[in-house]
A computed fold for an 85-nucleotide RNA, annotated as c-di-GMP-I riboswitch aptamer. Rfam family: c-di-GMP-I riboswitch aptamer. Rfam describes the family as follows. GEMM was predicted in a large-scale screen for bacterial structured RNA regulatory elements. The sequence was found by an Rfam model in a public genome assembly. Its mean pLDDT, the model's own confidence on a scale to 100, is 85.

RNA sequence: AUUUGAAAAAGGCAAAUCUAUCGAAAGGUAGAGACGCAAAGUCACAGAUCUUCCGUAAUUAUACAAAGAUGGCUGGGCUGCCAAA
Numbered sequence: 001a002u003u004u005g006a007a008a009a010a011g012g013c014a015a016a017u018c019u020a021u022c023g024a025a026a027g028g029u030a031g032a033g034a035c036g037c038a039a040a041g042u043c044a045c046a047g048a049u050c051u052u053c054c055g056u057a058a059u060u061a062u063a064c065a066a067a068g069a070u071g072g073c074u075g076g077g078c079u080g081c082c083a084a085a
């Protein structure tokens, strides 16, 4: 440097749910909590998905529509611990 994650060690993250809080919502943040994770570190770049305050159409129902959101949906970029070959 490359590949791999069988065994081991040191550690790390934290799903659902509950509480508080922010938000129009999706969802975020903090605490409790562990389903899982070898990139469950990071970047909305490509795709995908979710939401609809505003906007457009409509008498309404509703439909369309990101500039909002998801990195624990897939691909890609950048970075990284331990071990083995």
Stems, first nucleotide, its partner, number of pairs: 002085004012037002017032006035072001041078003045075003048070003055064003